[in-house]
Context: one part of a larger RNA
């Protein structure tokens, strides 16, 4: 120095920080939703005309008009946020290049549309299996859901001209030819859709170099290394496939083991150099275990899906649910590590034209001296050097100005009034703050509520006598103390040392 423990002790406070073990199982609530300005229903309640009962202001009840909610389908999100380090020695990751071999929703510029049609189907509604999770059959409907047709400079093939380069190739005109768009809604302004180019962003692949031990691992390979065809990607590639060649790596340590997430950066040191990779910030794997794809600008998808395992739990035994290594908690292992808290006020994120809704991200608050830093437990005087204690050559020394006692002061803690900035915004206004009656501020009372611990033979330029034990009990990091005068063990007085002090693990 430390994410630290444990062992005495503990007064506040402010900023951080907190399962280093079992990537062991997980009760339970809560972490992803939004959008009625896409669309059919739903139609709370309010108004307006009327019409029935009468208690003459009510009940019921028609018909319009407005529209609160919201299950369905539909859209966007859910690939971000948040967790974890279990695999990985590897283009993983840092750092520097390539991509003439790629993508990229939402934004941002530019541009040229934004046409005519269709036929389902959820939700309903009728039946109907199931113990449930969950469906089945007819039947009816909408849409910015599905779709056919039109029209598209651009795309794909292909011919062709010019320019140009780094082998394949690149850019730009020109020509055939091949198949490809759209969507409306609300309101009186907007916002959407589609094609097409160009930007940002963000992500794919590729290479040069770097960064652990082992030689008590010396040969490894057969999609192996290289070709041609072909297939497959958003895109190169044995990525995978036929077929051909027989090659390719490797003491400049291949292949094998064993350990390990990798930087920025952390500790430590005069540097060089060693250790480390908690927190914060990038990147990367991973989500009970192992496969797989699907939807999508993006997953091969922690809180989606099939399957197969192992483990739970519900059953009517036919069959079905689960996935805390999010947030907090429970078990559990362990020396050892916290609330089943509050709020969306800020910031940021999804939706949405806003309102707003959601957001265990976030922004507080709780627990702990686990760190670090600030504070305090008083000050000033006070000698007969009181009592007691301990020591003593019995004269006295010392505790020790320490207390008493006198005179002040009021930090922190109480307590009693007052009180924020954080609010930018949004809202037509009124109004909006979790943290918080917190922070500060003022007052009021009284020294009053608050200091321990660990050492005192040398190392350690600091700190010693007295008694008890007697090689015993017992200290001890090294050296080494105790066997009857122990400054080293016990205690006690007395000193030193920090301010929490010490122990014990770890690295310099």
């Nucleotide at each position: 120095a430390c994410g630290a423990a444990c062992g005495c002790u503990g007064g506040c406070g402010g900023c951080g920080u907190g399962c280093u073990u079992a990537a062991c199982a997980c009760a339970u609530g809560c972490a992803a939703g939004u959008c009625g300005a896409a669309c059919g229903a739903u139609g709370a309640u309010g108004c307006a005309c009327g019409g029935u009962g009468c208690u003459u202001g009510c009940a019921c009840u028609g018909u319009g008009u407005g529209g609160a909610u919201u299950a369905g389908u539909g859209g966007c999100g859910a690939a971000c946020g948040g967790g974890u380090g279990a695999g990985u020695a590897a283009c993983a990751c840092g750092u520097g290049a390539g991509u003439a071999a790629c993508c990229u929703g939402c934004c941002c510029c530019u541009u040229a549309c934004u046409u005519c049609g269709g036929g389902a189907u959820a939700a309903c509604c009728a039946u109907u299996g199931g113990a449930a999770a969950c469906g089945g059959u007819g039947g009816c409907u909408a849409a910015u859901a599905c779709u056919g047709g039109a029209u598209a400079u651009g795309a794909c093939c292909u011919g062709u001209c010019a320019c140009u380069g780094c082998a394949u190739g690149g850019u730009g005109g020109u020509g055939g030819g091949u198949g490809g768009a759209a969507a409306g809604a609300u309101u009186u302004u907007u916002u959407g859709g589609u094609g097409a180019g160009g930007g940002a962003u963000g992500g794919g692949c590729u290479c040069g170099c770097g960064g652990c031990c082992u030689a008590u691992c010396a040969g490894c390979u057969u999609g192996u290394u290289g070709g041609u065809g072909g297939g497959g990607u958003g895109a190169u590639g044995g990525c995978c496939u036929a077929c051909c060649a027989a090659g390719g790596c490797g003491a400049c340590a291949a292949c094998g083991g064993g350990u390990a997430g990798c930087c920025g950066g952390c500790c430590u040191g005069a540097g060089a150099g060693g250790g480390c990779g908690a927190c914060c910030g990038g990147c990367c794997a991973c989500a009970c275990u192992g496969g797989g794809a699907c939807u999508g600008a993006g997953a091969c998808a922690c809180g989606g899906c099939c399957c197969a395992g192992a483990c739970u739990c519900c059953u009517a035994c036919g069959g079905g649910a689960g996935g805390c290594a999010g947030c907090a908690g429970u078990g559990g292992g362990g020396a050892a590590u916290a609330u089943u808290g509050c709020a969306c006020a800020a910031u940021g994120g999804g939706c949405g034209a806003a309102a707003g809704c959601c957001u265990g991200a976030u922004g507080c608050a709780g627990c702990g001296a686990c760190g670090c830093c600030g504070c305090u437990u008083g000050g000033g005087g006070g000698a007969u050097g009181a009592a007691g204690g301990c020591c003593u050559u019995c004269g006295g020394g010392u505790u020790g100005u320490a207390a008493a006692c006198c005179c002040c002061u009021u930090u922190c803690a109480g307590u009693a009034g007052g009180g924020a900035a954080g609010a930018a915004g949004c809202g037509u206004a009124a109004g909006u703050g979790a943290c918080g009656g917190u922070a500060c501020c003022u007052g009021c009372a009284g020294a009053a509520g608050a200091c321990g611990c660990g050492c005192c033979g040398g190392c350690u330029a600091a700190a010693c006598u007295a008694c008890g034990u007697g090689c015993c009990a017992g200290c001890a990091g090294c050296c080494g103390c105790g066997g009857u005068a122990a400054u080293a063990c016990g205690u006690a007085g007395g000193g030193c040392g920090c301010a929490g002090c010490g122990u014990u693990g770890u690295c310099c």
Record summary: Small-subunit ribosomal RNA, 5' domain from an uncultured bacterium, 508 nucleotides, folded computationally. The RNAcentral record of the full RNA draws on ENA and SILVA.